[in-house]
Molecule: SAM riboswitch aptamer (S box leader)
Organism: uncultured Stackebrandtia sp.
Parts: sequence; structure tokens; C1' cells
RNA sequence: UUCAUCCAGAGCGGUCGAGGGAACGGCCCGUCGACACCGCGGCAACCACCCCGUGCGGGCAGGUGCCAAAUCCGGCCGAUGCUGAACGCGUCGGGAAGAUGAG
Repeated sequence: UUCAUCCAGAGCGGUCGAGGGAACGGCCCGUCGACACCGCGGCAACCACCCCGUGCGGGCAGGUGCCAAAUCCGGCCGAUGCUGAACGCGUCGGGAAGAUGAG
């Protein structure tokens, strides 16, 4: 940089000790020990491999990945609902940024 996917799914124990959820705003998680690391367990099926009736088919689980909250939500653009209008609160579509895989 290109393509695909991102509303499903899957946790216990040990060590450490104050931050963490990428950044910002929100909202959450966290001394009843989060995050991180290690062990074990699990989820899924992108790649690899196998099979056939060759279908975006079935199987397997070797290489990755993942196991709070939709990528936790939002921002930018367009459409639209409530309101007399604004503020405010929503809904839908598309982006941006990010993550993972395969090139």
C1' cells in the first nucleotide's frame, strides 16, 4: 500500500501493584487487584492441509488471531424523527481512524 472481515463466540489460576479501555471527548473497568506477564483452558476459522456432488460446500486445527462492554459509543459528510425554532435527544447510510488476516 491492496483486498476481506469487525452487532456472533470464548475464563480460570499464579505473579505484580495503579492505572487501563490506541489518541481526543464521553462512558466504563480497576486495591473485592484492573492493565500487563506466565500457565492451563477455550472461541473462531483468515491462511495451510484433506474430501466431494465444485458450492462463497464439508472437514481438520498445523501458522496467525481472539476470550468486559458492537472496534464500548461519538467525532467528518449526507438523509431524516421529536421541537414553533434553536439548544438538546435520537434513527439510517457512507466515511475517517484503528484492529486482525492474506497478498